[in-house]
Molecule: Bacterial RNase P class A
Organism: Gemmatimonadales bacterium
C1' cells in the first nucleotide's frame, strides 16, 4: 500500500459575547400577592421499542396441588437477568474472527411432503450373478445393497480376504457404542486399555418427559393538605344566669318575633327551608422526586466479565411539559478571483428528544478519529 476482522472514543465543530427559557441557593424590596440582582446547573448514545432483569410503593397471601407461562452444554461475574465475561462441542470462513432454543429420541404418542422400486419389525427400478427355458433377442425363478439413479435423509468408512455375484460374511486401519484408566472444578478431551461386527434414520422451533424460576397492579404507584357546587351526619330554632332549703318564687341579663306545611282541642310531633357543626370526596397544592447498585482518577486482586481500597466531584427534574435565537471568531470542506501571500461567498450533515430510577437487550444513526489482530504484495 491494498483488502480485510473486533474493539474503544466522538457525534448539530471551537472560543467569546448578547438576549430568552426550566431549575436551585444566597441577599434584598414588598401587609401580600410577588418582584429585582448575584451565582450555579439545564438531554442521548440511543433519552426510543418497553422485550428481559430489579430498587420503590401498594394489594393479596404466608400450606399444598394442578394449570399456564418462560428458561435450558459448564464456570464465574452480578442485587438480579433470557445480560455479560471466560471455557467445552459443532457449523462457517484460507485467516483474523463470526454463528449456535446446544437437556432427553430404548417412557410414550407423532411426522417424514415431492422424488423413488423401496421411508421405520426397509427396499430389488436398472446393474451384476445361478439355475431353467429359447438358435437367438429375451423371459421367468432366485441370490445380491459392490455399482447407478431418487432424496433432506437409503442402515458406518478405506484396503484385503472371500465369493457364483455379492455382503461386517471374515481380518487390519478409521469411526461408532459400551466399561475403566488419565487430564480438566466442570462441560469435554485423549493416535489411553479393554470389550462388543455395528446394534442406535431423522425431527422436541411437534405433543411430551426431565431439571430449574415465577402472586398481582404499577409513579396516573402511594402518602400529606384541601375550597366552591351537589350530596351524606349530627345539632339548633329562646333561653341563659344568681340567690332562697325543692316544687316553685324572686331578681338580672338577652332575643325584638324566627319560617312554611302537615296532624293535633291544646301540649306537642313530624317533614322541609334556613343556620352551626363534622366526615368523606373533587379541583387545586405539597410530597413521592431525584445523592444514586452515582461519575471521575489511580492503586490492587483477576485470563477477563467484575470486585476491594482511596482521592475527587455534585451532574435536568418539567408537569401542556425548559434546553432556544443571534453576533463575532478560529478550523474544516466546496465555488470564485489573484503569479503570490491572500480575499470574496457558501456549508459544517444523520438517527433522535428526558418525565419514578437504575443494569442489560434489540432497533434507527451522515460522519470523524484511534488502537489490536488477518491475508496479499513489494522494499530493506
Nucleotide at each position: 500500500c491494498g483488502g480485510g476482522a473486533c474493539g474503544a472514543a466522538c457525534g448539530g465543530g471551537u472560543u467569546g459575547g448578547u438576549c430568552g427559557c426550566g431549575g436551585g441557593a444566597a441577599g434584598g424590596c414588598g401587609u401580600g400577592a410577588g418582584c429585582c440582582u448575584u451565582u450555579c446547573c439545564g438531554a442521548g448514545g440511543a433519552a426510543a421499542g418497553u422485550c428481559c432483569g430489579a430498587g420503590c410503593u401498594c394489594c393479596a397471601g404466608c400450606g399444598g396441588g394442578u394449570a399456564g407461562a418462560c428458561u435450558g452444554c459448564c464456570a464465574g461475574g452480578u442485587a438480579a437477568c433470557g445480560c455479560c465475561u471466560g471455557g467445552g462441542c459443532g457449523c462457517c470462513g484460507a485467516g483474523a474472527g463470526g454463528c449456535g432454543a446446544c437437556g432427553g429420541a430404548c417412557a410414550g404418542g407423532g411426522c417424514a411432503a415431492c422424488a423413488g422400486a423401496a421411508a421405520g419389525c426397509a427396499a430389488a427400478c436398472c446393474g451384476c450373478c445361478u439355475c431353467a427355458c429359447g438358435c437367438a433377442a429375451g423371459u421367468g425363478a432366485g441370490g445380491u445393497a459392490a455399482g447407478g439413479g431418487u432424496g433432506a435423509a437409503a442402515u458406518g468408512g478405506u484396503g484385503g480376504g472371500g465369493u457364483a455375484a455379492g455382503a461386517g460374511c471374515c481380518c487390519a486401519c478409521c469411526g461408532c457404542g459400551c466399561u475403566c484408566c488419565u487430564g480438566g472444578u466442570a462441560a469435554c478431551a485423549g493416535c489411553g486399555a479393554g470389550c462388543g461386527g455395528c446394534a442406535c434414520u431423522g425431527c422436541a422451533a411437534c405433543c411430551c418427559c426431565c431439571a430449574g424460576u415465577c402472586g398481582g397492579a404499577g409513579c396516573a404507584a402511594g402518602g400529606c393538605c384541601a375550597a366552591a357546587u351537589a350530596g351524606g351526619c349530627g345539632g339548633c330554632g329562646a333561653g341563659g344566669u344568681g340567690u332562697g332549703a325543692c316544687c316553685c318564687a324572686c331578681a338580672c341579663c338577652g332575643a325584638c318575633c324566627a319560617c312554611a306545611c302537615c296532624g293535633g282541642c291544646a301540649a306537642c310531633g313530624g317533614u322541609g327551608a334556613g343556620c352551626c357543626g363534622c366526615g368523606g370526596g373533587u379541583a387545586g397544592g405539597c410530597u413521592g422526586c431525584u445523592c444514586g447498585a452515582g461519575g471521575u482518577g489511580g492503586u490492587c486482586g483477576g485470563c477477563g466479565a467484575c470486585g476491594g481500597c482511596c482521592a475527587u466531584c455534585c451532574c435536568a427534574g418539567a408537569c401542556a411539559g425548559a434546553u432556544g435565537a443571534c453576533c463575532a471568531u478560529c478550523u474544516c470542506c466546496g465555488c470564485g478571483c489573484g503569479c503570490g501571500a491572500g480575499c470574496g461567498c457558501g456549508g459544517a450533515a444523520a438517527c433522535a428528544g428526558a418525565a419514578c430510577u437504575c443494569g442489560g437487550c434489540u432497533u434507527a444513526c451522515g460522519g470523524u478519529u484511534c488502537g489490536u489482530c488477518c491475508c496479499g504484495u513489494g522494499c530493506c